[in-house]
RNA sequence: AACGUCUUUCGGGGUAGGGUGCAAUUCCCAACCGGCGGUGAACUUUUCGAAGCAGUCCGCGACCUACUUUUCGAAGUAGCUGAACUAGUGAAAAUCUAGUACCGACAGUACAGUCUGGAUGAGAGAAAGGAACG
Numbered sequence: 001a002a003c004g005u006c007u008u009u010c011g012g013g014g015u016a017g018g019g020u021g022c023a024a025u026u027c028c029c030a031a032c033c034g035g036c037g038g039u040g041a042a043c044u045u046u047u048c049g050a051a052g053c054a055g056u057c058c059g060c061g062a063c064c065u066a067c068u069u070u071u072c073g074a075a076g077u078a079g080c081u082g083a084a085c086u087a088g089u090g091a092a093a094a095u096c097u098a099g100u101a102c103c104g105a106c107a108g109u110a111c112a113g114u115c116u117g118g119a120u121g122a123g124a125g126a127a128a129g130g131a132a133c134g
Stems, first nucleotide, its partner, number of pairs: 003134002005130006017029003031114002033104002035060004043052003055102002064079006084100005106117003
């Protein structure tokens, strides 16, 4: 000094209104929401150092499956893992601007991205602090 490492804290949002029906926040019309890291050329902010900006571009996480181990709490490895086009500007657009689309684990229940549940869980990671060891 703070890379490994250790501790603590933090770490997900959303069916208004209406229709059918014995029954639906599940169907139909319509409404609403967008985790984490990266990238981000002209946009935005700026103290001019920089900072911000992607659900559908790259990667990660949760859920689920198989196998192995287990102190039976779980852990590890592998697998699985959704969705975007068009126009404009420009030297360059997967990211900007405009328009129109599309997507969303499992269990329960009248068929669920939004209700209830596993979950006061787990977690990508973020911040702060520590300094024995490498």
Predicted 3D model of a 134-nucleotide RNA (FMN riboswitch aptamer (RFN element)) from Planococcaceae bacterium Storch 2/2-2. Its mean pLDDT, the model's own confidence on a scale to 100, is 80. RNAcentral holds the sequence, with entries from Rfam. Its Rfam family is "FMN riboswitch aptamer (RFN element)". From the family's description: The RFN element is a highly conserved domain that is found frequently in the 5'-untranslated regions of prokaryotic mRNAs that encode for flavin mononucleotide (FMN) biosynthesis and transport proteins. This element is a metabolite-dependent riboswitch that directly binds FMN in the absence of proteins. In Bacillus subtilis, the riboswitch most likely controls gene expression by causing premature transcription termination within the 5' untranslated region of the ribDEAHT operon and precluding access to the ribosome-binding site of ypaA mRNA.The FMN riboswitch structure, reported in present an FMN-bound six-stem junction, adopts a butterfly-like scaffold, stapled together by opposingly directed but nearly identically folded peripheral domains.